[in-house]
RNA sequence: GCGUCCAUGGCUCAGCGGAUAGAGCAGAUGACUUCUAAUCGUCAGGUCGCAGGUUCGAAUCCUGCUGGACGCA
Numbered sequence: 001g002c003g004u005c006c007a008u009g010g011c012u013c014a015g016c017g018g019a020u021a022g023a024g025c026a027g028a029u030g031a032c033u034u035c036u037a038a039u040c041g042u043c044a045g046g047u048c049g050c051a052g053g054u055u056c057g058a059a060u061c062c063u064g065c066u067g068g069a070c071g072c073a
Stems, first nucleotide, its partner, number of pairs: 001072007010025004018056001027043005049065005
C1' cells in the first nucleotide's frame, strides 16, 4: 500500500429499514440475614465511533474518515 471483518450502557453481546434501542454481568437501592455472601424485587446508566448521502422513516443501506483484528505484499 491492497483486501476482508469489527465498532451498540462500565464490560461481554443481541438487534438483518418502521415498536419506547434490549439482555447478561457490573453499579445503586429495598427485602431476606446477627453481619457478609447468595437469592429475589426495583432503579439508574446509550447523542448506536465521526461526518455526509439515500429514504416518508437509518443502529441497520451507500460514501468518506477514525480506531481495532486478520490476510496479502